Record summary:
Predicted 3D model of a 104-nucleotide RNA (TPP riboswitch aptamer (THI element)) from an Acidimicrobiaceae bacterium. Lineage of the source: Bacteria > Bacillati > Acidimicrobiia > Acidimicrobiales > Acidimicrobiaceae. The prediction has a mean pLDDT of 77. Its Rfam family is "TPP riboswitch aptamer (THI element)". The family has 115 seed sequences and 16,130 matches in Rfam 15.1. The model forms 100% of the base pairs in the Rfam consensus. It was read from a public genome assembly, where an Rfam model found it.
[in-house]
RNA sequence: CCUCGAGGACAGGGGAGCGCCCCGGCGCUGAGAGUGCGGCUCCGCCGCAGACCCUCGAACCUGAUCUGGGUAAUGCCAGCGAAGGGAGUCACCAUGGCCACCGA
Repeated sequence: CCUCGAGGACAGGGGAGCGCCCCGGCGCUGAGAGUGCGGCUCCGCCGCAGACCCUCGAACCUGAUCUGGGUAAUGCCAGCGAAGGGAGUCACCAUGGCCACCGA
C1' cells in the first nucleotide's frame, strides 16, 4: 500500500403488503406491515419525528398486470438474479498478500 472481516463515529438511503369482522381489534408473511405530531381537496395522501432494515451480487426500486408452485389471500415461496438502477466517508482492531528499512 492492497485485501478480507468485526465493531464504532458521523453522514446518507429505504419500505410499510395480504385477509377477516363488530372499524376497533384480530390473523398471515416479515427486521419492520404506519407509533407520535402537524397539514390537506381527509377512500386516503403529504411533511417532520420514531422503530426497523440497508449503504453495493439482494435494504429498496424497475422489469412486473412476469413465470412456476402454494395459500383464505398476498412479492407467501422459488425463479428471473452475479440482471438494470440504488445510499459512504473517517479512525481503530483483526486476516491474508506485496514492498521498503533495521538487526542476526